Record summary: Guanidine-I riboswitch aptamer from a soil metagenome, 123 nucleotides, folded computationally. Its mean pLDDT, the model's own confidence on a scale to 100, is 83. It matches the Rfam family "Guanidine-I riboswitch aptamer". Rfam describes the family as follows. This family represents a conserved RNA structure found upstream of the ykkC and yxkD genes in Bacillus subtilis and related genes in other bacteria. The function of this family is unclear although it has been suggested that it may function to switch on efflux pumps and detoxification systems in response to harmful environmental molecules.
RNA sequence: AAGUGCCUCUAGGGUUCCGGCCUGCUGAUGUGGGUGUCUGGUCCGAGAGAGGCAGUCCAUGGCCCUCGGCAGCUGAGCGGUUGCUGCGCCCACGGAUACACGGCGGGAUAAAAGCCCGGGAGA
Numbered sequence: 001a002a003g004u005g006c007c008u009c010u011a012g013g014g015u016u017c018c019g020g021c022c023u024g025c026u027g028a029u030g031u032g033g034g035u036g037u038c039u040g041g042u043c044c045g046a047g048a049g050a051g052g053c054a055g056u057c058c059a060u061g062g063c064c065c066u067c068g069g070c071a072g073c074u075g076a077g078c079g080g081u082u083g084c085u086g087c088g089c090c091c092a093c094g095g096a097u098a099c100a101c102g103g104c105g106g107g108a109u110a111a112a113a114g115c116c117c118g119g120g121a122g123a
């Protein structure tokens, strides 16, 4: 501290809904209750996990539309115009974006969590 933001996913997480299992009622279809100490689908989901996109920074090349500088022409002057050029604009391409131990407690949602408080306290 732009140790950035977003998206998809994963580790992980629980139990609203679906399904599973147990069970009451019912002739039956069904329906009520319980169970996450049910692998699951939906769902939540990482600063210290993965991928992607963007952003930021750097290098190179291009460009002169913005900005600045220089020169020519013009003009009394402010200025105008042409060309060149840059630590400037934009574009293309490439690169970088490191490191990162971590509570207790609290919060959201149905609920919990590696979610949020939080790259917090502390180390």
Base pairs, nucleotide, nucleotide: 004054005053006052007051008050009049012044013043017041018040019038020035021034022033023032024031025030055097056096057095058094060092061091062090064088067086068085069084070083071082072081073080074079099119101122105117106116107115